This is a predicted structure of a 100-nucleotide RNA (SAM riboswitch aptamer (S box leader)). Rfam family: SAM riboswitch aptamer (S box leader). Rfam's curators write: The SAM riboswitch is found upstream of a number of genes which code for proteins involved in methionine or cysteine biosynthesis in Gram-positive bacteria. The prediction has a mean pLDDT of 85.
């Protein structure tokens, strides 16, 4: 890297270093940020897989991710609707778990 499956409207910092951008492609918006973005450490949330405990629904936070602005920030494709809006559902994405 592909494929398959589960989830994604919840939740987390008045912190150090760092120095310019970022917010998944690409478009259109629309935020974030030198009162310090992005990243990175530290510290927090979570409960997905293994582990422990439990008769179990469950609890636990030891190891393996993950995640810590804004709904996966909104919309882009199709449907229906009380039609410049709203509702499902895809597609695309993230993250975990098993295969190649």
């Nucleotide at each position: 890297c592909u494929c398959u499956u589960a989830u994604c409207a919840a939740g987390a910092g008045u912190g150090g270093c760092u120095g310019a951008g970022g917010g998944a492609a690409c478009a259109g918006g629309c935020c974030c940020a030198a009162u310090g973005a992005c990243g990175u450490c530290c510290g927090g949330c979570a409960a997905c897989c293994a582990g422990g405990c439990u008769u179990u629904u469950g609890c636990u936070a030891u190891g393996g991710u993950g995640c810590u602005a804004a709904a996966u920030c909104c919309u882009g494709c199709a449907a229906g609707a009380u039609u410049a809006u709203c509702u499902u559902g895809a597609a695309a994405g993230a993250u975990g778990a098993g295969a190649g």